[in-house]
Context: one part of a larger RNA
RNA sequence: GGAUGAACGCUGGCGGUAUGCCUAACACAUGCAAGUCGAACGAAGCCUUCGGGCUUAGUGGCGGACGGGUGCGUAACGCGUGGGAACCUGCCUUUAGGUUCGGAAUAACUCAGAGAAAUUUGAGCUAAUACCGGAUAAUGUCUUCGGACCAAAGAUUUAUCGCCUUUAGAUGGGCCCGCGUUAGAUUAGAUAGUUGGUGGGGUAACGGCCUACCAAGGCGACGAUCAGUAGCUGGUCUGAGAGGAUGACCAGCCACACUGGGACUGAGACACGGCCCAGACUCCUACGGGAGGCAGCAGUGGGGAAUAUUGGACAAUGGGCGCAAGCCUGAUGCAGCCAUGCCGCGUGAGUGAUGAAGGCCUUAGGGUUGUAAAGCUCUUUCACCGGUGAAGAUAAUGACGGUAACCGGAAAAGAAGCCCCGGCUAACUUCGUGCCAGCAGCCGCGGUAAUACGAAGGGGGCUAGCGUUGUUC
Numbered sequence: 001g002g003a004u005g006a007a008c009g010c011u012g013g014c015g016g017u018a019u020g021c022c023u024a025a026c027a028c029a030u031g032c033a034a035g036u037c038g039a040a041c042g043a044a045g046c047c048u049u050c051g052g053g054c055u056u057a058g059u060g061g062c063g064g065a066c067g068g069g070u071g072c073g074u075a076a077c078g079c080g081u082g083g084g085a086a087c088c089u090g091c092c093u094u095u096a097g098g099u100u101c102g103g104a105a106u107a108a109c110u111c112a113g114a115g116a117a118a119u120u121u122g123a124g125c126u127a128a129u130a131c132c133g134g135a136u137a138a139u140g141u142c143u144u145c146g147g148a149c150c151a152a153a154g155a156u157u158u159a160u161c162g163c164c165u166u167u168a169g170a171u172g173g174g175c176c177c178g179c180g181u182u183a184g185a186u187u188a189g190a191u192a193g194u195u196g197g198u199g200g201g202g203u204a205a206c207g208g209c210c211u212a213c214c215a216a217g218g219c220g221a222c223g224a225u226c227a228g229u230a231g232c233u234g235g236u237c238u239g240a241g242a243g244g245a246u247g248a249c250c251a252g253c254c255a256c257a258c259u260g261g262g263a264c265u266g267a268g269a270c271a272c273g274g275c276c277c278a279g280a281c282u283c284c285u286a287c288g289g290g291a292g293g294c295a296g297c298a299g300u301g302g303g304g305a306a307u308a309u310u311g312g313a314c315a316a317u318g319g320g321c322g323c324a325a326g327c328c329u330g331a332u333g334c335a336g337c338c339a340u341g342c343c344g345c346g347u348g349a350g351u352g353a354u355g356a357a358g359g360c361c362u363u364a365g366g367g368u369u370g371u372a373a374a375g376c377u378c379u380u381u382c383a384c385c386g387g388u389g390a391a392g393a394u395a396a397u398g399a400c401g402g403u404a405a406c407c408g409g410a411a412a413a414g415a416a417g418c419c420c421c422g423g424c425u426a427a428c429u430u431c432g433u434g435c436c437a438g439c440a441g442c443c444g445c446g447g448u449a450a451u452a453c454g455a456a457g458g459g460g461g462c463u464a465g466c467g468u469u470g471u472u473c
Base pairs, nucleotide, nucleotide: 001473002472003471004470006469007468008467009466010465013345014344015343016342017341018340020337021303026301027300028299030298031297032296035062036061037060040059041058043056044055045054046053047052069256070255071254078181079180080179081178082177083176084175087173088172092169093168096165097164098163099162100134101133102132103131109124110123111122112121113120114119140149141148142147154161155160182228184226189219191217194216195215196214197213198212199211200210201209231253232252233251234250235246236245237244238243258279259278260277261276262275281292282291283290284289309335311334313332317331318329319328320327321326348378349377350376351375358369359368360367361366382414384409385408386407387406388405392400417462418461419460420459421458422443423442424441428457429456430455431454432453438445439444
């Protein structure tokens, strides 16, 4: 000198734009953040012009594995980069076919109970695109190549939407490997499913992934193991570069969701707002038993030097469901707060010497503040008042918002501070103080003439900021 998610002190006019718990992955009151489909189904209620329509608790389908948050853990194939083979992939595109015949239940509902509640028991009834069986099967799967085996669901406004098997793709993902990826030797040995093989199991798939048996291997001073620290990257800051530091915001990947463990469902999870078990904590209770999980958006307490609103809208973009109308969306787009950063603008312009008054200094003549002020002549950016009023939207639909912008009006009117002045380092005098009070980044100032302390006048620097502190190059 640059930089900063900064903080503190003094000061503070406007706009644009971006950022805003770095600390306690501490605990959370309250509201919202994931629903949707009646064109799958029965039923109940309401309306009816008796044609039908509306609403929905339940069964069923799809979605709750995306989107949003955080960085605890992790030194690892976690990430980055380049390769690989033994895999899966809902929705979407594409290929070839099929969509046949039956059955038994069950929620809702009704009745009877249990319980403070959460919830729950028994009996009876009913539907389906829910469940089950038969048939049909190949260019599908398996195969000892003989053969064996496997499916389906309908709805309706009659135009379509679906369902099952299958081919190829796209997308997304799982797995393996080479190389790279922090510091400690005051950590030198470490390893028994450990290393390899065979049989078996398991997985979508390879594999000690698991298991039985067999062998005794595999790692390590090119740093194993152990303990410390840490999410990684694109990037960011600095630097002429090499390098050093860093990983906030934005984007990609990973990990986590009160703590630990587990599986279920599903194309996909071992699942933030799903389930089960254990634990800690909080709450309700009729003491028998129950409920909960903000590292979603706001917000509260706490911690801290320190970090915002319990806002409005789905108008746009995107997502889920739906044939659609549409519904949902604290994603998102906006508004609010903060000089936190960056950028832009303003706080007036011209003229004005008797160099006014006042202040300060003085050798008492004068010098300086200083064209500075006043005065005179102008202008109106921003702010203010009034009016018009968008684009963003495509036929309709605008939260922002009567916003931006434009036009008119009034009046210099509403708008300047902070630090420094011994040398480094731009900028000097007087008074006060008297090794005191104090200053200080380093050298060092102060003990009676202090350009170094405090004040004043003057001066220098930057400017809606200035200075200090922290961190980094």
The part of an RNA shown here (small-subunit ribosomal RNA, 5' domain) has 473 nucleotides and comes from an uncultured prokaryote. It matches the Rfam family "Bacterial small subunit ribosomal RNA". Rfam links the family to the GO terms structural constituent of ribosome and ribosome. The full RNA is in RNAcentral, with records from ENA.